Context: one part of a larger RNA
Formats: sequence, C1' cells, structure tokens
RNA sequence: GCCGGCGACUCGUAUAAAAUGGCAAGGUUAAGAAUGAUAUUCGAAGCCUUAGUGAAAACAAGUCUGAACAGGGCAUUAGUCAUUUUAUAUGGACCCGAACCCGAGUGAUCUAACCAUGACCAGGAAGAAACUUGGUUAAAACCAAGUGGAGGUCCGAACUGACCAAUGUUGAAAAAUUGACAGAUGAGUUGUGGUUAGGGGUGAAAUGCCAAUCGAACUCGGAGCUAGCUGGUUCUCCUCGAAAUGCGUUGAGGCGCAGCAUUUAGAAUUUGACUAAGGGGUAAAGCACUGUUCCGGUGCGGGCUAUGAGAAUGGUACCAAAUCGUUGCAAACUUAGAAUACUUAAGUCAAUAACUAAAUAGUGAGACUAUGGGGGAUAAGCUCCAUAGUCGAAAGGGAAACAGCCCAGAUCAUCAGCUAAGGCCCCUAAAUAAUAGCUAAGUGUUAAAGGAGGUAUGAAUGCUAAAACAACCAAGAGGUUUGCCUAGAAGCAGCCAUCCUUAAAAGAGUGCGUAACAGCUCACUGGUAAAGCGUUCAUGCGCCGAAAAUGAAAGGGACUAAAGCUAUUUGCCGAAGCUAUGAGCUUUUAUAAGCGGUAGAGGAGCGUUCUGUUAUAGGGUGAAGCUAUAUUGUAAGACGUAGUGGACGAAACAGAAGUGAGAAUGUCGGC
Repeated sequence: GCCGGCGACUCGUAUAAAAUGGCAAGGUUAAGAAUGAUAUUCGAAGCCUUAGUGAAAACAAGUCUGAACAGGGCAUUAGUCAUUUUAUAUGGACCCGAACCCGAGUGAUCUAACCAUGACCAGGAAGAAACUUGGUUAAAACCAAGUGGAGGUCCGAACUGACCAAUGUUGAAAAAUUGACAGAUGAGUUGUGGUUAGGGGUGAAAUGCCAAUCGAACUCGGAGCUAGCUGGUUCUCCUCGAAAUGCGUUGAGGCGCAGCAUUUAGAAUUUGACUAAGGGGUAAAGCACUGUUCCGGUGCGGGCUAUGAGAAUGGUACCAAAUCGUUGCAAACUUAGAAUACUUAAGUCAAUAACUAAAUAGUGAGACUAUGGGGGAUAAGCUCCAUAGUCGAAAGGGAAACAGCCCAGAUCAUCAGCUAAGGCCCCUAAAUAAUAGCUAAGUGUUAAAGGAGGUAUGAAUGCUAAAACAACCAAGAGGUUUGCCUAGAAGCAGCCAUCCUUAAAAGAGUGCGUAACAGCUCACUGGUAAAGCGUUCAUGCGCCGAAAAUGAAAGGGACUAAAGCUAUUUGCCGAAGCUAUGAGCUUUUAUAAGCGGUAGAGGAGCGUUCUGUUAUAGGGUGAAGCUAUAUUGUAAGACGUAGUGGACGAAACAGAAGUGAGAAUGUCGGC
C1' cells in the first nucleotide's frame, strides 16, 4: 500500500413540544401488597385540571385601578395519563486523541557518591632530600666523587579513557569498527557485598545521573481527568433552504440575544408597480455667511523722508486695515438646489406573499465585480463601510484555458424547432454576405507627456488669367565709405538718425563673408511658362516616443478594395434558456403552478440481527451461503434460472436493536 473483519448520536431520570391512543369535568396512581407473575387485581398518600383578579386584606364570573354607574388591564372551562419522535438539563453523553495534577507502591544488578573487604599496574629513563669519603674554612657555609632512590616525574604495554578522521546511518552494533590519540604509583583502575529514593537521592556542577525513560523515574489507581482544539461519523428517494451581519462578552477561530432557514397552527390580510401628496440639504452649482484666494481702484494706520524750537504741516514708485470691482477653492461653508431614496390614512393595476405564536436549527473567518466614499501614494489579487449583483450553495453557453465577468437558473427522456450572450475564411457550427467610407501601421493583436510636409474630411482667411506659389533669366542703383565711435568700421563690432534722387524696382540694408574693402545673397522689380497656391483651426484613422531576463503571448493557421476599423442592412449558427412530444413527483377544490442546491429543517421508504403470531410455508427429490446471468423498481433493492454447496430456514403483520463504512497518521488479521 491493497484486501477482509471490527469501528462513532446510546441508556437512565426530569422538563417542553408534536403525533397517536385511553378516559373525560375529570384524568392518574406512587411506594407497597396479592396471585395463576414482564400480565392482572388491589393500594387515594400525592400530582395536574375544573376560577379568576389583586402587592395584600379581600371579593368573585368577575376583579384590579379609580371619586366614578367612566375608560382601561387580566380573566370569563378541556383536561389528564400513557407510548413514540425531537430538543434541553444532568450524568463519560457521538467516537478517538493530550501535555499535566494527585495518591499508593516498585526500583542504586545501569549509573552518581560513599562504606566494608579483596585484586591489578611488562619494561625502560632521569636521579630530590639525606648520608659517606676527599678538598677547603678559625669553625661553618661551600666544592668534587660516590652511596641513595623521592615524585598527583618522564617514555611506553596491560588497564582506564575518548582529541581527530573515515566507515557505518532499514548498522555487525538503539553510539560500534579501523587508524591516529590521552593517562598509565595515582584525586589511579577494578571484583564482591552494602548504604542513600522521586515535593527525594547523588552530583570535581553538565540540569548531569537515578535500569536504552529525567526541568522532576517507573508501575497501578483517581480516570472514560479535561480539551471553546484537530481528525472521523456508515442505506435510499422527495419538499423547502440559509449565514459569514448588529449588540454584548477576560470577547475576538468560542458563546448569548436579535437577524436570515425549516415545520406546524392561527387570525385576518399583506406586498409590489404606477399616479398623487409630503419633508429634506446630498450631487452638481454658488460665494449671500464662515474661512481661504488672483488682479486692480480708494487708502485708516504704520515706515521712510522734507520743513520747523516745538506743536504741527507736507512728500512718498514702501507695508497695509477697511471697502468697491474682478477671478477661483471648501468633509467639518450654503442665498438657492436636483435625480434617486424614504414616508403616506388616497386611487388604479398586479401578485401570493407578508404577519402572529410554538418547536427545531445552522450561521456569526466571507470572496470578487460595478457604483458612492474613508485609510493608503485618487498604490495593491490592499484595507474599512454603504448600495446592487454573482460565487459561496449553480451545472449549461460565451470570454483560447479562467469560483466572483457577459448570457442563462439543470425533474427525466427525444438523432425535433426558435433564440440569448457571442459569433459566421480554415482548425470550428454558421456570410470568403451586401452597401458606403477609413487604415498601410500586420495598426488591428498593450501605454503617457511630447514630437512630425503620414493620410482623409470639414471650417475660416489671404493671393491668383490685370498671371498668384515654385523654378529659371535679368535688375537689385546714385548722393554715400551718411554721421558718431574707432587702429580700421565702407549696408552687415557698437551708438544716433533712418533722409533725398533716378526709377519697373532696389532697406542708410535679410544672411554668409573681409583686418578693412572686395565677393555671394535676400527684401523689392521685369521677363519666360502656366493653374491653382499659402496660413490658421477642428475632426477620423494611423507614425515615433516603446527596454527584461530558457524561445515566438491576436488561441493557431493565416488575413490588406480584409478574415482590420466606422456606419447601415439582411440572413444564419449558437445553451441543460424558451417551445414541441412523452413520462414521474409535489402543492391545490380545480384550471393550473412548480421540482439547481452546501450548512440545516421536514417527509416517505429499503435492507441487517433477534423475538412474537399465522397449529408457520419450504427443505438430502437439496436450506443458508457463494459464482454467473435473465427480468424488474425513481433509488436503497427485489426476484427467477444454472452451477456450487451440504443443513437449515423464507414470507406477511407487529415488536426490540451491539442496524448499513471509503476515509479517523483508525484497529486486528492476511498478502
């Protein structure tokens, strides 16, 4: 891991509700007793009910309040005893699951320390004190040579340990092996016997060790501790069907009340849409208030300044109150002010839901999308509210794929039809449809500020056959190198002025250029040729701007008078939608309507074991069980046939439960 067996809402008591049954103004016994004993008969103590109201005295079909003969509150008879089901309380209370706490015991054959009594430490090295002899000294000290054999001395086996590495890691071993390493006469090692015990012992101290168990051993018991936590909880069909919110909580992943669901009963209605009637202070807007704010006018007051001895009188391109005009802004501004929403004793239309009571719940982690907002950075698949939708608990079609987007709500069947969203070149069902345009970028098939003789359309305005715009030919002069300045300044460094003449026209000069001139060019003019040319604004579709990590993000092929975009039109495809035909079930008097579904509520059934009744049927001419298979029911299932098997055992109606397994790191067995 698989297969098979076992494996979880039970039982007692009390209360409540519903259903069923008995009796009924009554119902019923309890403890206990008798007997022919799970039954019946006794047993009236007790309990509920038959009368209420009031705090009470009290009165009573009434009573209380009250001055009240008013008004109002409550009352003015159906119960009771069982059985079953459901729920609650109490007990282990649906099952499995702690770590702990406490009590009584068992442990020092492991290990820690200690006590008693024994045992062990190859070999080698070095050579402390002390002593002897000699030298030396006044005597010592001292020096030399010997003797000597000290020590938590040295090297190194046994022995004891364990610094390092490798192997081993379902090991040979629940700590070892191999190599290397430390101590090895000592605080040494070790045998045997003994002592110390868990709120404790022992500890050269690591919370170490106390039998592979130690921040408190192990065994049994309290004990089925408790678990607001995790996991699991077994047959079928039918009807309805939530919540993830508010308030409170030593409360936040738990509870209580309310909200929302179900079932039963009840009384009467209720709900929605439109019309009508209302109040408002939001959006937008506005500046009359409160604040804030752009520019201008007037200028209280101040600053600076002039005159003056001072008082004061003037000036001012400074600041500036207040006020006037002008321009904006506001969640905590509003003179005015919507749409919605909300309220309603009215009217019309539509609908069957709404309401009350009782019993039973679950939920109280919500998610995204759109809109109105707060927080954040007008960030987040962010967070917190509000309104609506979907998912949650919803399958089907579309969006390539895609809980929350678009369409649409699946009782069952059909090789029938019509549509929705979305589509109709091929993949791929249906238009290579029609008409008129646009786009050239593969834009379509991501994005901004900004940029551009892209292209199309429209508007305004200017020039133009008295010739525009562009191109080419020619002219573009004289006073004059104007004056000043300057080394120079001659149209063209700079400053002032910017005239006159000849003319078809020509600036005291548009740009390049020179040291300064020169030179080129422009404005302006004539000619050639000839038909449109410029400027500004608006709009449609495009272009650039445009960089990301393995290799290419229209689904792919591919597409250009499209298979792209805009507008218009007609067809078709397309879903479990709607229709058609048939069938089942639910509700209802019926026409008819309905039947997606998690948590959850309610209803109806199937099957297993045992018991009773039918004087059980049946059974070696073959029971149960097993294998294969036909038939049948909406399902759990039922039933026939054949084989196997070799002794029990259906069915109907009732009753009682150890009553249904795929999950619990379930449990036992097998492989």
Overview
Large-subunit ribosomal RNA, domain II from Porites lutea, 671 nucleotides, folded computationally. The prediction has a mean pLDDT of 83. The full RNA is in RNAcentral, with records from SILVA.